[in-house]
RNA sequence: GGGGACAUGGGGUAGCCUGGCAUCCUGACCGCCUCCAGAGCGGUCGACCCCCGUUCAAAUCGGGGUGUCCCCA
Numbered sequence: 001g002g003g004g005a006c007a008u009g010g011g012g013u014a015g016c017c018u019g020g021c022a023u024c025c026u027g028a029c030c031g032c033c034u035c036c037a038g039a040g041c042g043g044u045c046g047a048c049c050c051c052c053g054u055u056c057a058a059a060u061c062g063g064g065g066u067g068u069c070c071c072c073a
């Protein structure tokens, strides 16, 4: 210098191709249960890397950027 993959709650992860309520696990908090705790059950909280564009509507499509990893030179 060239090419590719990835970026989503505190941690992990699905959804992206095929645009429309963002999934699940874990966690935190509250409650039930229990002599207490754990386990179990119910409820609540919390996220789309950044900017621009397209669109009625963008995590998803297009352009640019940033970061991490891999390959080529």
Stems, first nucleotide, its partner, number of pairs: 001072007010026003020056001027045006049065005
This is a predicted structure of a 73-nucleotide RNA (transfer RNA) from Asbonarchaeaceae archaeon (SeqCode). The source organism's lineage runs through Archaea, Nanobdellati, Candidatus Nanohalarchaeota and Asbonarchaeaceae (SeqCode). Rfam family: tRNA. By type it is a transfer RNA. Gene Ontology term of the family: triplet codon-amino acid adaptor activity. The RNAcentral record of the sequence draws on ENA.